[in-house]
Context: one part of a larger RNA
This record gives sequence, C1' cells and structure tokens, in this order.
RNA sequence: UGACGGGGGCCCGCACAAGCGGUGGAGCAUGUGGUUUAAUUCGAAGCAACGCGCAGAACCUUACCCAGGUUUGACAUCUCGGGAAUCCCCUUGAAAGAGGGGAGUGCCUUUCGGGGAACCCGAUGACAGGUACUGCAUGGCUGUCGUCAGCUCGUGUCGUGAGAUGUUGGGUUAAGUCCCGCAACGAGCGCAACCCUUACCUACUAGUUGCUACCAUUAAGUUGGGCACUCUAGAGGGACUGCCGGUGCUAAACCGGAGGAAGGUGGGGAUGACGUCAAGUCCUCAUGGUCCUUAUGCCUGGGGCUACACACGUGCUACAAUGGCCGGUACAAAGGGCUGCAAAUCCGUGAGGAGGAGCCAAUCCCAAAAAACCGGUCUCAGUACGGAUAGGAGUCUGCAACUCGACUCCUUGAAGCCGGAAUCGCUAGUAAUCGUGGAUCAGCAUGCCACGGUGAAUACGUUCCCGGGCCUUGUACA
Repeated sequence: UGACGGGGGCCCGCACAAGCGGUGGAGCAUGUGGUUUAAUUCGAAGCAACGCGCAGAACCUUACCCAGGUUUGACAUCUCGGGAAUCCCCUUGAAAGAGGGGAGUGCCUUUCGGGGAACCCGAUGACAGGUACUGCAUGGCUGUCGUCAGCUCGUGUCGUGAGAUGUUGGGUUAAGUCCCGCAACGAGCGCAACCCUUACCUACUAGUUGCUACCAUUAAGUUGGGCACUCUAGAGGGACUGCCGGUGCUAAACCGGAGGAAGGUGGGGAUGACGUCAAGUCCUCAUGGUCCUUAUGCCUGGGGCUACACACGUGCUACAAUGGCCGGUACAAAGGGCUGCAAAUCCGUGAGGAGGAGCCAAUCCCAAAAAACCGGUCUCAGUACGGAUAGGAGUCUGCAACUCGACUCCUUGAAGCCGGAAUCGCUAGUAAUCGUGGAUCAGCAUGCCACGGUGAAUACGUUCCCGGGCCUUGUACA
C1' cells in the first nucleotide's frame, strides 16, 4: 500500500421487510447430468453452464457411426499434353462412381501451319485440405463485478524509502454531483450532457394511398368538391430548480407551492472507466506451435445427434364457477409480402382444396385481435374441469414424413382437487393476465425478439440475510 475480520461509523440496491404472482407436487415441451449405444458429434459448469452456441437435426445441415468409393484431391495458384464449352442416350450401382455411344462448334488473332483467353479431360510435383490438439502460446469478440462511482496523471510539498498528499474533512447528490474548507494547484479516463424514442404545442411546411367539419352522393369517405380536424413526417417551440415561500453558512442543495401536457435525471433506450476471474470461445473468423497426408483429407447411401431405470434446470397446460361450453356485439399496436401475401365465391364437419380479384403496398393481402361486454347453459361432481395417452381416418410441405414433421376429424379419456424443506420475479402503465406480429424457415415454436389490450397490491422502515461504495481500526496474510 492492499486484502481480510462472526471490528466500528456513514450510505446504497426488489438486498431484507410490506405486498402480488410463481417455481419446488401432476402431465407434457425443452436443455443438462447419468446410463445405454456401432454412434448417441463437440463446446458451455456456482452466481456469470443447463428453451445456452442452435434465428428452427427427416435428407442436407453434420462435425459422430456403419458401409461403398476416392487420392494433386470438393476448393486455390503454377508446369506439361490433349480437347474447346455444352447437351443427349445406354449398361452397372443404394448413390457416389465406373464403362460405352452420339450430337456439337463459338470468342480474339493469324503469314491459314498455328497461337491466345475462358472452360473440360489426363499427367507430374510444388502444394491443397483438416469442425484434428493446445483459449494455460494468441488476435478479435463476449460474459461478470456494474451503469457500481470509481481509476489515474503532471507539477509542487512531505517522507531515508515503499509511499503519502491531491481523492481526506463539513455539507449535499443518482453520481469523485456540486459547494465550503484544506500544501496543494491543475488535468485525463469515467458521471452528467450532446444521440434515438415516447409524452404536449405550432395562426410552420406538405395533403396521397391518409382525413371528412361543410355541400352533394352512397349500403359504405363509396364517389366529386375540401385539407379545417385526425394522422403521417420534416422543421421549430417547450423544463432551466427559471418563478414564489421556507430551511441552510449570504453556499451547494433540500422541502412545499404556483403555472404547466410534462417538475426537479419526466418515462424508456443506446452508451459499460482502470481493472478482476490464466472467466468463455482454436467449432464464426484470424493465427503461433504440434499432429494427419491412399488419411485425422474428400464424395456418397443409410443410421445417429430424437435412445431411457433415473436425477436436476427452464418453460407450457391445468387442477376450475372471478370458471367451462354455445350464440351474438365491440375496441389495438407493431410488423411481413414477387421463388411472395393472397380477397370474393364455391367444395369439405375440419386441417385444407378449387379459384384467382388486388398488391413491389399509409392504396391490396396476411387479418379473425383475444381477454372484455350481452344473452343462454352447466351447479361443485375427478365433473359439460383437465387434457396426457392410445386406436382409426385424413390434410399439407417436401425426392422422401418408418426410425423422426406439423396440423385436422371421430373415438379414448390418464395424472392432477393449489403442491414438503426450500426458492424466484416484480415498485407503475410495472406485476399479473389477454391476444398479435417477426426473424430462422420447403415444412416444423410451449423457445427467442418485438407489439399493443385490460390493469393491481405494497414499501413502517434499514435490526437482520446477500451484494456494493467511502472513512476508520486490528492482523502472525501478500
């Protein structure tokens, strides 16, 4: 100087408390361990691995296993020889591949012999190739403490020195934020602000695909006027403790109030200091070293990653009446659409099929929002709750749904009556609850990312648990 203490003081955080809803029990989905297996590819391991890499394993993917093939190679550059490219057919084979036959000549140049550039075949070796190993050789990227308020430097001063001071102290703040004091005076990286979004306004600009007060018209802003209003999207305005009162040291600031759409960082996001964990990743990529080179490379068919006594994590659906079922009636936002989204209409109980208007989309489509509301029914029952499992019949995608897809219909109707010890999230348009869209994607979502609808309860307080910041003290630790 640090680190540590079941030392002290001050302070903060859904850390506890106060509340609300869960997990832990059930069934299923998914990830992991274990076991099994020819293989069940590999990585991730307390928080910070476990719906994680995977924004989508039937083939492909694919790295694993079995089998069949291949050796200058699937891919790159160079050398030599031949042919141009390309297309079609036959035999064999599971395919890859192997064998055979046919058609067919272009471009640039030329002394008409040929030469050259693409492209194909063969040969030779230099080389290619490796998701093989080492993340404890590395770059890059990322997690974490933590959006915590810290981490440092120059000069000066003090100390023999390590170092200290500044950065401590008194207040204050979300903040090393600001004020005052002080052997310090300044400065840098962080904080904040500048950026995006959301909330309000404009007698600003612009009115189509948007809007409709007024006139006409219609089943309907449907159509003609119209651009006021809504909205869209650009430019401005607006909030700064600016104003008033009080407290405070005449400070910083705090408390209350006015005005205001908004008030003291208005809400949300992006933004992550010096560093820590030899944290993670050699399987994104790059890369040192090591290793393989008729194989640890490459191609293909099939299988596996989907196994199943069991254990754990994360979720979905429930156990019902604040509910289930049936009928009717409303109200969103944000997205996506040409290998695409697909309306009306018709067929089918349905998944879906036929159909193809319209739309490169403020125009058309996906598209029905759902919870809600109104009416009816069920009457506490393992039930008209719950839907697992199973039998049968189908639809769609795709070369192909056996291993191993999703969905539909009929039948079947399991466990489950609110969950032990324990444990998680959340402080407001939040939790809870309801649906909608998107990426990936041929098909496949209870996951992920985004969107809106309905919309709470509680916070006395900081003794305690956990994590963190500052000061101080002890130490046989570094």
The part of an RNA shown here (small-subunit ribosomal RNA, 3' major domain) has 478 nucleotides and comes from a metagenome.
It matches the Rfam family "Bacterial small subunit ribosomal RNA".
Model confidence (mean pLDDT): 84 of 100.